[in-house]
Molecule: transfer RNA
Organism: Lobosphaera incisa
RNA sequence: GCGGAAUUAGUUCAGUGGUAGAACGCUAGUCUUCCAAACUCGAUGUCACGGGUUCGAGUCCCGUAUUCCGCU
Numbered sequence: 001g002c003g004g005a006a007u008u009a010g011u012u013c014a015g016u017g018g019u020a021g022a023a024c025g026c027u028a029g030u031c032u033u034c035c036a037a038a039c040u041c042g043a044u045g046u047c048a049c050g051g052g053u054u055c056g057a058g059u060c061c062c063g064u065a066u067u068c069c070g071c072u
Base pairs, nucleotide, nucleotide: 001071002070003069004068005067006066007065010024011023012022013021018055026042028040029039030038048064049063050062051061052060
């Protein structure tokens, strides 16, 4: 230099253009003499960044950044 993949909650990951979700973690409560476990509830997201297409974009298109893989 060329090609490809990934980027979504604190972490690991779903999400086929129409209200952003799960598990674990965190907060509070119930239970317990206490702790753990179990159960119930709650909070948490500029969907990496900037544009474009569309009535509507996490999703489609272009560019940028970071990480990883391959080729040279």